[in-house]
Context: one part of a larger RNA
Molecule: large-subunit ribosomal RNA, domain VI
Organism: bioreactor sludge metagenome
RNA sequence: CGCAGGAGAUUUGAGAGGAGCUGUCCUUAGUACGAGAGGACCGGGAUGGACGCACCAAGGGUGAAUCAGUUGUCGUGCCAACGGCAUAGCUGGGUAGCCACGUGCGGAUCGGAUAAACGCUGAAGGCAUCUAAGCGUGAAGCCGACCUCAAGAUAAGAUCUCCCAUUCGGUUAACGAAGUAAGACCCCUUGUAGACCACAAGGUUGAUAGGUCGGAGGUGGAAGUGUGGUAACGCACGAAGCUGACCGAUACUAAUAGGUCGAGGG
Numbered sequence: 001c002g003c004a005g006g007a008g009a010u011u012u013g014a015g016a017g018g019a020g021c022u023g024u025c026c027u028u029a030g031u032a033c034g035a036g037a038g039g040a041c042c043g044g045g046a047u048g049g050a051c052g053c054a055c056c057a058a059g060g061g062u063g064a065a066u067c068a069g070u071u072g073u074c075g076u077g078c079c080a081a082c083g084g085c086a087u088a089g090c091u092g093g094g095u096a097g098c099c100a101c102g103u104g105c106g107g108a109u110c111g112g113a114u115a116a117a118c119g120c121u122g123a124a125g126g127c128a129u130c131u132a133a134g135c136g137u138g139a140a141g142c143c144g145a146c147c148u149c150a151a152g153a154u155a156a157g158a159u160c161u162c163c164c165a166u167u168c169g170g171u172u173a174a175c176g177a178a179g180u181a182a183g184a185c186c187c188c189u190u191g192u193a194g195a196c197c198a199c200a201a202g203g204u205u206g207a208u209a210g211g212u213c214g215g216a217g218g219u220g221g222a223a224g225u226g227u228g229g230u231a232a233c234g235c236a237c238g239a240a241g242c243u244g245a246c247c248g249a250u251a252c253u254a255a256u257a258g259g260u261c262g263a264g265g266g
Stems, first nucleotide, its partner, number of pairs: 001152001005163007015149004021049007033038001051106005060099003066093005071086006110144003117137004164265001166178004183261004187203005208254003211250005217243003224237005
């Protein structure tokens, strides 16, 4: 920009893409077959590998704004307590998120038309013949079925709902312009979304983010004081203190105020 007014939702599916793998074991059955050795078709069940999609409840990895321990040095006047730097100084853990090494699921089944092949009926050619007319069976393959996208499918589809016929110019026509309706956007707070855009949740009639409060989870017993010990250090107050992303509550802070676009219909 188009989809013959302007919007908000819900959809149909022309078409396109994805997927499509396979082992072993048990049973049928030591049966059929075979002198024996050996050893099935058909059918039923179980369990794997690789691949793919999704997820983080559990176990695990990571986790440079989390907790603790610790070395050297510099600083806060000193002690104590802290802070900076040294690969994140080193070391031990670890929430959310993200992951695979973890978990769940998938290939199936069914239908249609066929290939090779196997047939029925059947002449040319009194027989025979699956073929010439006609009719079947028949593949991991083909077309559907399964999953995803999809009306720019310009052949632009369908359904539901909302807004209505204003003002000005004009030959009161086509048309042009203006302010509006439903609605949308700008702007702002954000994340389940994300390169940007988009998408999604919100904008005081409000829990969108931050803060605060409570909780979960993590770390593992803070500082200070008292006390025991010459001291290193231990013990008590006390599962203490601290704590990013997690779960809730709460308008304290910030989403204020405002602006723009947007129909008049063959």